[in-house]
RNA sequence: CUCUUAUAACGAGAGGCUGAGGGACAGGCCCUAUGACGCCCGGCAACCAUCAUUUUAUUGAUACGGUGCCAAAUCCUACCGGAUAAUACCGGAAAGAUGAGAG
Numbered sequence: 001c002u003c004u005u006a007u008a009a010c011g012a013g014a015g016g017c018u019g020a021g022g023g024a025c026a027g028g029c030c031c032u033a034u035g036a037c038g039c040c041c042g043g044c045a046a047c048c049a050u051c052a053u054u055u056u057a058u059u060g061a062u063a064c065g066g067u068g069c070c071a072a073a074u075c076c077u078a079c080c081g082g083a084u085a086a087u088a089c090c091g092g093a094a095a096g097a098u099g100a101g102a103g
Stems, first nucleotide, its partner, number of pairs: 001103007013041001015040003021031003026077003042070003047066002049062004074095001079092004
């Protein structure tokens, strides 16, 4: 980098350092000197993991370890379908993210 597969409306600090950008891309709409991004500490969660259970598919518990995450639904939309007077609304894809596995 590519492929397979699972997940996503929950949750997470008025801490320290730094100092201008950030929310993947495009359009929107937002966050931000009442301090963004990043780093440290802290925390959340429970994919892998461990233990138990077992109808072999699950279910429950734990959080030392490997990841992940800590504004807004994956912030919304972008393509297709339904519905509508309609841009509001509903469903599904795509794309992106993360885990696990494979090449």
A computed fold for a 103-nucleotide RNA, annotated as SAM riboswitch aptamer (S box leader). Model confidence (mean pLDDT): 80 of 100. Its Rfam family is "SAM riboswitch aptamer (S box leader)". From the family's description: The SAM riboswitch is found upstream of a number of genes which code for proteins involved in methionine or cysteine biosynthesis in Gram-positive bacteria. The sequence was found by an Rfam model in a public genome assembly.